This is a predicted structure of a 139-nucleotide RNA (FMN riboswitch aptamer (RFN element)) from Thermophilibacter immobilis.
RNA sequence: UGUCGGUUUCAGGGCGGGGUGCAACUCCCCACUGGCGGUAACGAGCCCAUGCGCUCGAAGUCCGCGACCCGCUAAAACAGCGGCUGACCUGGUGCGAUUCCAGGACCAACGGUGACAGUCCGGAUGGAAGAAACGGAGA
Numbered sequence: 001u002g003u004c005g006g007u008u009u010c011a012g013g014g015c016g017g018g019g020u021g022c023a024a025c026u027c028c029c030c031a032c033u034g035g036c037g038g039u040a041a042c043g044a045g046c047c048c049a050u051g052c053g054c055u056c057g058a059a060g061u062c063c064g065c066g067a068c069c070c071g072c073u074a075a076a077a078c079a080g081c082g083g084c085u086g087a088c089c090u091g092g093u094g095c096g097a098u099u100c101c102a103g104g105a106c107c108a109a110c111g112g113u114g115a116c117a118g119u120c121c122g123g124a125u126g127g128a129a130g131a132a133a134c135g136g137a138g139a
Stems, first nucleotide, its partner, number of pairs: 001139001003137002006134005016030004031119002033108002035065004042057005047051001060106002069083005088104005110122003
């Protein structure tokens, strides 16, 4: 350094203003939010120092995954396997960009509700992609 396995901890944000209405954080106008890994021309830093250098950070809409939901197995599960699983264009720069810059768009499980919910309440003091720390095994 990488591989296998263990323990512990951590691991999701957002309705503010106005309108209609008896009633809306659910409708309409404006507003607000963006899980995890990868990629990355951007940014910051570093040096056995100026190089195809190294490190760290950087995409809601790209690639992959998780949450939710469904099926099968099962006594059952938070287990195993399978399924389902949203949304981006235009222009600019450039060898190269759906990642940078500019502009304009778009998306967001299930159940509940006096009225249709990404933002309220609930399952959930849950689970989890994964992250970090510390042991162990072996190369």
It matches the Rfam family "FMN riboswitch aptamer (RFN element)". The family has 146 seed sequences and 6,230 matches in Rfam 15.1. Gene Ontology term of the family: FMN binding. The sequence is in RNAcentral, with records from Rfam. Model confidence (mean pLDDT): 81 of 100. Of the family's consensus pairs, 100% are formed in the model.